[in-house]
């Protein structure tokens, strides 16, 4: 940096250093000197991968063990991630309602983009 798959309505912050930005980009709308980003320390959340335990299928002539596939449970001195607002909301397409077949407003679905994990290049 690219591709594939899964998930994205829930959840979880204090302190120190620092000193003006931050919420990916754009448009909104927010957060922020009552202290932004970043860094550090100690917590916390979740359960993608891993571990452990249990159950089932399969492999075996049969049983056990082992292999393999699937399911459930468990937070585990493991690998990541996350810890304002639904991914903060919107844009593109389809569609429902109010309205006057308008403007505008209020919804639903699917994409796009993004984030994270696991795998592959």
């Nucleotide at each position: 940096u690219u591709c594939u798959u899964a998930u994205c309505a829930a959840g979880a912050g204090u302190g120190g250093c620092a000193g003006a930005g931050g919420g990916a980009a754009c448009g909104g709308c927010c957060c922020u000197u009552a202290g932004a980003a970043g860094c550090c320390a100690c917590g916390g959340c979740a359960a993608c991968c891993g571990g452990u335990u249990c159950c089932g299928g399969u492999u075996u002539u049969u049983u056990c063990a082992g292999g393999u596939c699937g399911g459930a449970a468990u937070g585990c001195u493991g690998g990541u991630g996350c810890u304002a607002a639904u991914u903060c909301c919107g844009g593109u397409c389809c569609u429902g309602g109010u309205g006057a077949u308008a403007a505008a407003c209020c919804g639903g679905g699917a994409a796009c983009a993004g984030a994270u994990a696991a795998g592959a290049g």